c-di-GMP-I riboswitch aptamer from a Pseudomonadota bacterium, 95 nucleotides, folded computationally. Model confidence (mean pLDDT): 79 of 100. Rfam family: c-di-GMP-I riboswitch aptamer. From the family's description: GEMM was predicted in a large-scale screen for bacterial structured RNA regulatory elements. It was read from a public genome assembly, where an Rfam model found it.
């Protein structure tokens, strides 16, 4: 150096959930706390999912007119690396 393997050793992260604080928000950082994870380290390059914001017709309620909802679709901006590719680093044993 490379690919595999994990009944070991040393160990490392750290779900939901509480509390602090940033943020319209999806979320993020700290602290508690473990569901789990052999890369559950890093990287928004690819898909996917979620937020906002603007717009298109549709639909719902009413005599109208009129505010308001919901999905869908387009664009722009954003979030997720513990959804998947993919890219790159890495403990320790055996071969």
């Nucleotide at each position: 150096u490379g690919a595999c393997c994990u009944c070991g050793a040393g160990g490392g992260c750290a779900a939901a959930c509480c509390c602090g604080c940033c943020g319209c928000g999806a979320g993020g950082c700290g602290g508690g706390g473990a569901c789990g994870c052999a890369a559950a380290g890093c990287u928004a390059c690819c898909g996917g999912u979620c937020u906002c914001a603007u717009u298109g017709g549709g639909c719902c309620g009413c005599c109208c007119g009129c505010g308001g909802g919901c999905a869908c679709g387009a664009u722009g901006a954003g979030a997720c690396a513990g959804c998947g590719g993919a890219g790159u680093u890495g403990c320790c044993g055996g071969c």